[in-house]
RNA sequence: ACCAUGGAGAGUUUGAUCCUGGCUCAGGAUGAACGCUGGCGGUAUGCUUAACACAUGCAAGUCGAACGAACGCUUCGGCGUUAGUGGCGGACGGGUGAGUAACGCGUGAGAACCUACCUUCAGGAUGGGGAUAACAGAGGGAAACCGCUGCUAAUACCCAAUGAGCCGAGAGGUAAAAGAUUUAUCGCCUGAAGAUGGGCUCGCGUCGGAUUAGGUAGUUGGUAGGGUAACGGCCUACCAAGCCAUCGAUCCGUAGCUGGUCUGAGAGGAUGAUCAGCCACACUGGGACUGAGACACGGCCCAGACUCCUACGGGAGGCAGCAGUGGGGAAUUUUCCGCAAUGGGCGCAAGCCUGACGGAGCAAUACCGCGUGCGGGAGGACAGUCCAUCGGAUUGUAAACCGCUUUUCUCUGGGAAGAUGAUGACGGUACCAGAGGAAUCAGCAUCGGCUAACUCCGUGCCAGCAGCCGCGGUAAGACGGAGGAUGCAAGCGUUAUCCGGAAUGAUUGGGCGUAAAGCGUCCGCAGGUGGCUAGCCAAGUCCGCUGUCAAAGCGUGAGGCUUAACCUCAUACAGGCAGUGGAAACUGGAUAGCUAGAGGGUGGUAGGGGUAGAGGGAAUUCCCAGUGUAGCGGUGAAAUGCGUAGAUAUUGGGAAGAACACCAGUGGCGAAAGCGCUCUACUGGGCCAUACCUGACACUGAGGGACGAAAGCUAGGGGAGCGAAAGGGAUUAGAUACCCCUGUAGUCCUAGCCGUAAACGAUGGCGACUAGGCGUUGACCGUAUCGACCCGGACAGUGCCGUAGCUAACGCGUUAAGUCGCCCGCCUGGGGAGUACGCUCGCAAGAGUGAAACUCAAAGGAAUUGACGGGGGCCCGCACAAGCGGUGGAGUAUGUGGUUUAAUUCGAAGCAACGCGAAGAACCUUACCAGGGCUUGACAUGUCCAGAACCCUGCUGAAAGGCGGGGGUGCCUUCGGGAGCUGGAACACAGGUGGUGCAUGGCUGUCGUCAGCUCGUGUCGUGAGAUGUUGGGUUAAGUCCCGCAACGAGCGCAACCCUCGUUCUUAGUUGCCAUCAUUCAGUUGGGCACUCUAGGGAGACUGCCGGUGACAAACCGGAGGAAGGUGGGGAUGACGUCAAGUCAGCAUGCCCCUUACGUCCUGGGCUACACACGUACUACAAUGCUGCGGACAAAGGGUAGCAAGCUAGGGAUAGCAAGCCAAUCCCGUAAACCGUGGCUCAGUUCAGAUUGCAGGCUGCAACUCGCCUGCAUGAAGGCGGAAUCGCUAGUAAUCGCAGGUCAGCAUACUGCGGUGAAUACGUUCCCGGGCCUUGUACACACCGCCCGUCACACCAUGGGAGCUGGCCAUGCCCGAAGUCGUUACUCCAACCGUUCGCGGAGGAGGAUGCCGAAGGUAGGGCUGGUGACUGGGGUGAAGUCGUAACAAGGUAGCCGUACCGGAAGGUGUGGCUGGAUCACCUCCUUU
Repeated sequence: ACCAUGGAGAGUUUGAUCCUGGCUCAGGAUGAACGCUGGCGGUAUGCUUAACACAUGCAAGUCGAACGAACGCUUCGGCGUUAGUGGCGGACGGGUGAGUAACGCGUGAGAACCUACCUUCAGGAUGGGGAUAACAGAGGGAAACCGCUGCUAAUACCCAAUGAGCCGAGAGGUAAAAGAUUUAUCGCCUGAAGAUGGGCUCGCGUCGGAUUAGGUAGUUGGUAGGGUAACGGCCUACCAAGCCAUCGAUCCGUAGCUGGUCUGAGAGGAUGAUCAGCCACACUGGGACUGAGACACGGCCCAGACUCCUACGGGAGGCAGCAGUGGGGAAUUUUCCGCAAUGGGCGCAAGCCUGACGGAGCAAUACCGCGUGCGGGAGGACAGUCCAUCGGAUUGUAAACCGCUUUUCUCUGGGAAGAUGAUGACGGUACCAGAGGAAUCAGCAUCGGCUAACUCCGUGCCAGCAGCCGCGGUAAGACGGAGGAUGCAAGCGUUAUCCGGAAUGAUUGGGCGUAAAGCGUCCGCAGGUGGCUAGCCAAGUCCGCUGUCAAAGCGUGAGGCUUAACCUCAUACAGGCAGUGGAAACUGGAUAGCUAGAGGGUGGUAGGGGUAGAGGGAAUUCCCAGUGUAGCGGUGAAAUGCGUAGAUAUUGGGAAGAACACCAGUGGCGAAAGCGCUCUACUGGGCCAUACCUGACACUGAGGGACGAAAGCUAGGGGAGCGAAAGGGAUUAGAUACCCCUGUAGUCCUAGCCGUAAACGAUGGCGACUAGGCGUUGACCGUAUCGACCCGGACAGUGCCGUAGCUAACGCGUUAAGUCGCCCGCCUGGGGAGUACGCUCGCAAGAGUGAAACUCAAAGGAAUUGACGGGGGCCCGCACAAGCGGUGGAGUAUGUGGUUUAAUUCGAAGCAACGCGAAGAACCUUACCAGGGCUUGACAUGUCCAGAACCCUGCUGAAAGGCGGGGGUGCCUUCGGGAGCUGGAACACAGGUGGUGCAUGGCUGUCGUCAGCUCGUGUCGUGAGAUGUUGGGUUAAGUCCCGCAACGAGCGCAACCCUCGUUCUUAGUUGCCAUCAUUCAGUUGGGCACUCUAGGGAGACUGCCGGUGACAAACCGGAGGAAGGUGGGGAUGACGUCAAGUCAGCAUGCCCCUUACGUCCUGGGCUACACACGUACUACAAUGCUGCGGACAAAGGGUAGCAAGCUAGGGAUAGCAAGCCAAUCCCGUAAACCGUGGCUCAGUUCAGAUUGCAGGCUGCAACUCGCCUGCAUGAAGGCGGAAUCGCUAGUAAUCGCAGGUCAGCAUACUGCGGUGAAUACGUUCCCGGGCCUUGUACACACCGCCCGUCACACCAUGGGAGCUGGCCAUGCCCGAAGUCGUUACUCCAACCGUUCGCGGAGGAGGAUGCCGAAGGUAGGGCUGGUGACUGGGGUGAAGUCGUAACAAGGUAGCCGUACCGGAAGGUGUGGCUGGAUCACCUCCUUU
C1' cells in the first nucleotide's frame, strides 16, 4: 500500500421424482392493544379513532422613568395601587394535520423587494396649535353596552420651518422629530450600512388510475394603464390566436413535505409518532382593519351551523394551548408543584407575566440495569406427586440439615451537586453510614413436523385444536387435565401492521417450444439502436479544486452518570446539486472522406406467387330415346326410399354445375392466410453471376395502416354433387347421436362487410460467431465429354442424424431452444373470467380492450414405477374347443338365508361362506332360554383356625342343595412340629365362549406350484429410477445357451425327502412252499429257492445313434431298457396382495361385569317351517331289477375292545364262550363280475319317500329328538328350462371295503383297492395368468377418474322500473361584510385665504357602481347506498338425470364458427396432433 465484517433456510401438489408455481413459517420492528402474571431503579414515551362537542380554572401581558385623574398611606419629604389615554408586545412561544399532488416540500441557483426591536456610522430634535378618553352631569337598555352635554393631559394628534434622501432632463417639487427622570442615562427624528427575519422567480426531484385523451377565453402573448414592498394577466382596455398534452395535459382517487425512522448484505421496500426544519389550519365560509410584520388560535366585521343568557326587544361564545369532561374507540395520563434552572414579553431597574419550560404523579408502553440468594449436603429421605416391566425410575442437591453473604428490603442517622452575588419546585431526593435478618419478591408460553422439549388419565369426527401441513370415529406424544421437560423471564404469549426471507415485478437479479407468457402476417411515422478513417468541439464520461447538502440522528474514537440504556465532546467516508480548471479513449455533435452493411445497373434463371380472359377432358346427376325384366338400393342385420306408370343394369344423344385423377416428391412458390388441368395477357418477389453506380441511405418499430382459412352477414346471380337444420327408418332402457333414406341454408360467382382459428415450428425480427455426416431443389463454376450424364466446389433454400453447449426433462443442436448485440410484444398461483361494467368497431353474429368481490392450497410441466385399456405382439392353463359324466327338474339327507320363537347360542359371506368351525347337539357337550340355588366362589396361590383323610346312612327337594345320624383316628418327626387331604374365617384375588381379528401373536385361506421376487458392487440418470431381469433361441420353469455395462449373489424353479414301478443283496417269524416226507388243512417235520416282509444298494444321465439348430442350449426320431426325457403320485407354497379368516381352539393388550356378563342344577332350545339357495345320496330302469350258485382285494382297526365257534330268533340281536395287546386271534361273506332262472317297457317284480303295527340295541334317560330289524303301506319321479360343474390315464365313470369321531347315531369326511373308457383339429373366441411394448387426466390404482343440467342451503356479485345521498363544474337570480371607484347629498377643530358672510385644501358620513361568501333555481357530469324481479358464479360426506372427457374412453380428441338439443353435448365446414392401431412409402443409423 491493498484487503475491511458481508448474503443460512424450512413445510406443503406426487405412490415416488425433478421442475414451475403459489400459500405458510422461523427474524427484526411498533406511539400499540388484549389475556395471564407482576419486586426495584434509571432513561424515554403516552387520543394513531370524532379537524366530535366542551363545564371549570389557568395558558399574554407589561411600562407611573409617556399622560391626566381617582383612591389609599404619610414622618408632609413623598410613597403605593390602579380604570383610562399612550408606547411596546398580543404575527413569538404552544397545538393540530383538516386541506394541499402544489414552486407545497427537498435540493441548487437567481433578481425586481421589505425588514420593528439589535449593532455600526453620519446628521438632527426649531416654533406653534386644536382636540379627546378618563372624570362630572343628565339619560336609554333586562343585559351586553350606548347616545348627549361639559372639563382636561401627554412620548396621542395637527401646522409651519430646516435638512440629507427621494422624484424630475432641468427648473423645481416633496418632506422629520418627544420627551422622561433619581442628572446619569433612557428615549425621539432622518439617512447610510450590517445582522436577522420575510416576500418573489427558475432548473431538477416528489403516489396511483388511460375502463380519465384531449384541455384552456384572462386562456397564451403583445401594447398602454392601474396596482404592489417588489417582478408578473396580479388587474383593466385594446390587438393577435395562441398555450398545455401519449416524455401523459385534463379529470378522478389518495396524501401535509423533509431531516429522519423500521427493515434489508446491498440495491431497494415501507413509513413520516416523539425531537428538528418548512408549509397549512384555528367552529365552517368570506372580508378587510391595525401594524415593520397578519388577512391574525386565546383581535375585528359579515354570513351559516351549533351551544348558552334573555324582561323576546336583543346579546354572548369558539381547548387542533395545559389540565380536565362527555362521546367515539381495542386503546392513550394529574382539573399536580414551581418560575429554582433554560428561554421569551414589557420595563432604566427592582420586578411582573410565562400550563414555553423545569419537575413530580399515573401506565411493565418501550429500552437498559439489578434482585428473588451463595457454598456444602445422598439415608440418592420413610415422605408427597407422577410413571411403572414390581427390579425400579423421576421430581432431585431439589428439600431437610450445616456454613456464608446482605444487592434488595425494614428501621435509625447524616445528606448533596444542579447556583458565576441572592434565589432549589425537584427533596430530606440521589448518595453515605449503622442495625436487623434468607429474611419481602416468579411467572408466562410451548412440548406431532417445521421447532428446543414426552408420558399417564379423561374424551371418542363429540367436546375441541389449528400459522401451514393437519389432529379427534375407544390404546390421541396434536383436544382437556396431571406429572415431567423446553424456551424466555418481571415479564410471557396472542392479535394488528411494516420490511425481510420473496430472485414472488428480477438495475444489482427472472422468464416466454411443452409449466403463465411471441401480436395471425407484413408495411411503417415517432422513439430506441447503429459500419470504417481523419482532425475539430467537449453535451455525456473521467480527474482535481471550490461552495453547499441546518442541528439532532447513523458510523468511528473519547468522556460523564457504580455499569448500561441515556447524555456530552471530537471526527470520517460515500453520494446529490452547483461552480471552476483539465483529459479526449469511448458515446454524442458538426465537418471531410471510404466501401465490407444497404440499395441500384447489367446478364442469366426456377417456380401450383397474384389478377383477368379463353379453352379442355374424365366423373356425377338430370332429361330424351333404345335394349331389357323384377327387383334395385342400403346395412352388423334391417327398414324407410326407388321400381311392372318398367327402376337398377346397359347403349346412344343432350343439359348443368362443381372439382381438376396419374405426374405428385418431409419437392416448388408466397409475408402470412394460402397456391395444383391447358393456353394467353398484365404483374409482384426470390436466387445466381458480374463488381459498373450511390455512399450508411441501415435494423427494429409504441400508436397507425394493409392483408388475413373456415364459418357467418347484406345485395344480385348460380345450384350438379355434398350437406348444418328439418323429416323419416333403424339402434337403444331412452337416442334430440353414432348407421341408413331424403334434404333446406350453405358450399360456387360478382360487389361489400366480418377480422377470428390448435391463424402451430404452440419457437417475434435483424446481424455476427461456434464440429461434422448424409439426402434433396435452384441456377453457377471447375473437371469431363462431341454433347447430356458422372465427379468436385462455392452460394441460396429445404430435410434427417449428430459434437460442444443449453434444457426441469422431453428435446434443440450453423434453419439453435448454443454464445452475444439491438429493438418490439407478452407473463407473474388456480378458479371466478376472457366474464361484468365502461369505451371503440360491426347491419348483426360478435370482435378489441378488460376488472373486482368471493373461493381454494393447490392448479400445472416433464419424466419414473405400477395398475388399467371394449391398445398391440408373444406364451401358458380342463381356459375354450373335442369328448365322458354330472348339477339345475323329483324324493330324501345336510348346510345356509329368511321367517318364527322364551331361546331357536356364536362365527364363516363372490371365486376363496353355505355335508364350513362340527373327526359325529337325546342329558353332558352348550356358549342360548325359563325356573331353582351359591357368593373368596366350580378352578389356582398365599394367611389363620379346626379336623385325619375317609366310609355307611335317614328326611326333604325336579336336581343342585338343605337339615341330620353313625363309624373312623392314618404317615414322618430332632416331639417343637411338618407333608398331603377336608371343613371354616377374612382379605388379596379367582372367574367371564362378555367387546374389539380394524390393537395383536400364532395358525390358515387365496392369487398359485403361477415363475417370479430381490440384493451387493459397478455403470447410466440432477432425481424417482434404470441396467442386471431387456434382446435372439429354448424350456414345465428367470430351465439352459448365445449376445449384451454389466459382474456376481440370495429367496423361489429343479434336485436332495416319502411312496409306487425293475432288480440285486442281507434276514427268515407270526410270512412263504419248488423239491422230500406228512395232514382234512403249510397242519407238522424240513427248507428260505419263490412270494412277501423291511433294511441296504443298483438303475435314468438327453448317457448313445441319426437329424434339425448357430460348432450352443435344446428339440425331433431311434436303439437299448422294468422305466426316457420332470417315469406316476405326495410332501414342499418366494417377495407380497386381500385392515381376507379366526379374541369361540390356544395365547394376549385394552375396555367392560363382580350376591353377576361368574358358578351349580332341572327342564327346554340349537332338530321350529308359507319359502329361497348351495352340496350330496337314491332314482327314473332291460348295459336294468330280482332269485339261486360261484370267483378275486387292498388298506386299516381291536382289552371300558375285536370277538371265532356253539345255541335261540325269519331278522335286528340275545345267551354262552375259545383266541388275540395282534404279518400269529378277531372284525371279514368284498361288491361290481361270472354262470343260470324269472321279469318284457308298465309308474312296472323300476323307484323307494311317507305312514301304521310289532320288535332289537346303546344309554340314568330315545316324548320333544337316535340307530337297526320284520311285516304292511308304495308318494314324487319316464333323464330334467335358462344356466352351469368336474375330468387328459390306471384318469373320468362305476363298484364295494375300511377308518377316525363315537355309549349310541354317517347319504358327510379321510383313506383303500376292483372294473376301466372317450377325446384333444387347434388357440379365433370366453375366463385366469406370465413377459415385452404403447396410451393414460388412474395410484383407495377402471368396482378408477370425471362433466353438465335439475333440486336444496348459504355467500359475494352483474342487470333492474326506480328511490335516496355525496362530490364537481356550469347558466341565471338574489346579494351580507368589505376593498376599490363614482357622486358632491350631509357634516367637519387645527392649515391657507378671507370682504369674517364664507371659500379652499383635506377628512368623515350617506348614496351609488364593479367584484363578492352563503343562499335560491335549472339542466348536466362523476360516485355511493338501497330496490320487486332477474342473470350467471362460488361453496356445501353420502339428492335426481344421464356418461361428454381421460385407454382407440368404446363415434379419436381439440380449436374457430354456424345451427340444433333436458343436460353433459351433437352435427356441418375449415384447421391442428397436444391421436391409438395396422399397412405402405421415403430418409437416417448399424452390420